Background
Bacterial RNase P class A from a Burkholderiales bacterium, 370 nucleotides, folded computationally. The coordinates come from a structure-prediction model, not an experiment, and the mean pLDDT is 78. The organism belongs to Burkholderiales, within Bacteria. It is recorded under the gene name rnpB.

RNA sequence: GAAGUCGGCCAGACAGUCGCUGUACGGUCUGACCGUGCAGAGGAAAGUCCGGGCUCCGCAGAGCAGGAUGCCGGCUAACGGCCGGACGCCGUGAGGCGAUGGACAGGGCAACAGAAAACAAACCGCCGAAGCACCCGCAAGGGCGCUGGCAAGGGUGAAACGGUGCGGUAAGAGCGCACCGCGGACGUGGCAACACGGACGGCACGGCAACCCCCAUCCGGAGCAAGGCCAAAUAGGGACGUCAUGGUGUGGCUCGCACCGCGUCCGGGUAGGCUGCUCGAGCCGGUCAGCAAUGACCGGCCCAGAUGAAUGACUGUCAGCGGCGGGUGACCGCCGUCCACAGAACCCGGCUUAUCGGCCGACUUCACCC
Repeated sequence: GAAGUCGGCCAGACAGUCGCUGUACGGUCUGACCGUGCAGAGGAAAGUCCGGGCUCCGCAGAGCAGGAUGCCGGCUAACGGCCGGACGCCGUGAGGCGAUGGACAGGGCAACAGAAAACAAACCGCCGAAGCACCCGCAAGGGCGCUGGCAAGGGUGAAACGGUGCGGUAAGAGCGCACCGCGGACGUGGCAACACGGACGGCACGGCAACCCCCAUCCGGAGCAAGGCCAAAUAGGGACGUCAUGGUGUGGCUCGCACCGCGUCCGGGUAGGCUGCUCGAGCCGGUCAGCAAUGACCGGCCCAGAUGAAUGACUGUCAGCGGCGGGUGACCGCCGUCCACAGAACCCGGCUUAUCGGCCGACUUCACCC
């Protein structure tokens, strides 16, 4: 100097004029009008994918069905999240990704190609060692035609019943051996997943469970349009079905329990106001513990609550960004812009997706110079 990896932060500021919403105080012909102070949309507010807080359901109890997660340990209110580690894969590396339990409990699947897709099999082939037959040759000998032996070589395929080498054999094959690989036991280290070590061994009945399934753990339901209060209006209406051997009770089925009606259709009234509604598993700083996620303690702060939906508009300055010009450079001048993704609606912890520009820190690789 270039190229990367990981983590964190910001995402305009100040002043003036006018205009909104909330709140506190004061004034007031208490008309909700005036004055002053304070505050007022994000890193994702988005998607509604997970987990909760909170509210309701006279059983929320038990079971089945169903669903979710899936290596080990920890954090957390909890999670499918986060942190650390193990293993596997990718990358020179910093790092990144992982739907990571079980294939001798059972079922099922693998098109086409190929001889053959699981304790199989012979397309091209190899074998004259054994039996039979035939041919050539004076003879020695030669010829894989049949019976038979082989799966080492070649081919097909995503994958072919361990790999490389040596020996052995008629030709071969873990048939034997060396190394690798695999297996269970033992020892060592670790809480564990797992790793390492030497010895031994039948030297191997493969793959897929983001196919059904088995195993382990977990799971009531509905949701702020939850729910509560006030006011107002109406038709305490009609028809049909079922009716205790019935019906209802916040996903389905069964049992239990509680209650006495329930279901469908037609018709009528209201859809207004208040509340829930913002002090929170809250934020910031420091210390201690921990590899970390995070926790404890101390100190400080209050930071939107709208309801057809407030948080805006204009001017000036500065910063940032873009363009043009000047300058060796530091830098200077002018013009434009405030540009992306995008707007709370009960709240919080995550994940995922979209995205202009800037800043900081740590680490990796390459080139050059000293």